Background: Transfer RNA from a bacterium, 74 nucleotides, folded computationally.
[in-house]
RNA sequence: GGGAGGAUAGCUCAGGUGGUUAGAGCGCACGCCUGAUAAGCGUGAGGUCCCAGGUUCAAUUCCUGGUCUUCCCA
Numbered sequence: 001g002g003g004a005g006g007a008u009a010g011c012u013c014a015g016g017u018g019g020u021u022a023g024a025g026c027g028c029a030c031g032c033c034u035g036a037u038a039a040g041c042g043u044g045a046g047g048u049c050c051c052a053g054g055u056u057c058a059a060u061u062c063c064u065g066g067u068c069u070u071c072c073c074a
Base pairs, nucleotide, nucleotide: 001073002072003071004070005069006068007067010026011025012024013023019057028044029043030042031041032040050066051065052064053063054062
């Protein structure tokens, strides 16, 4: 330098054909249970869906550019 993929909760990751309220597991807080702890059960908090623009009535989703990152080629 060229090519391909990824960026969504604290961590690891889903998210169908664009549709109004964005999810899971783990972790965290509180409660239940227990003699107590772990485990288990319940409830809850937690989000600039990487950034900027474009298309659209409507964008996490489509398009363009950028940033960061992983891999391949040289």
It matches the Rfam family "tRNA". The prediction has a mean pLDDT of 81.